[in-house]
RNA sequence: GGGGCUGUAGCUCAGCUGGGAGAGCGCUACCUCGGCAUGGUAGAGGCCACGGGUUCGAGCCCCGUCAGCUCCA
Numbered sequence: 001g002g003g004g005c006u007g008u009a010g011c012u013c014a015g016c017u018g019g020g021a022g023a024g025c026g027c028u029a030c031c032u033c034g035g036c037a038u039g040g041u042a043g044a045g046g047c048c049a050c051g052g053g054u055u056c057g058a059g060c061c062c063c064g065u066c067a068g069c070u071c072c073a
Stems, first nucleotide, its partner, number of pairs: 001072007010025004019056001027043005049065005
């Protein structure tokens, strides 16, 4: 330098063919318990890596950039 894959909540990851942004763990409050753990209920937390484009509408499609992994040189 070229090819491929990945980038979504604090962490690990879903999101099926463009139309509601979600799960588990973690965190906060309350309930449960004599107390802790477990369990239960509710909640907070995301400009979907960044910039632009297409579209009535983009996490998803297109272009570019950045970062990580990997292959080739």
The RNA shown here (transfer RNA) has 73 nucleotides and comes from a soil metagenome. It matches the Rfam family "tRNA". The family's RNA type in Rfam is transfer RNA. Gene Ontology term of the family: triplet codon-amino acid adaptor activity.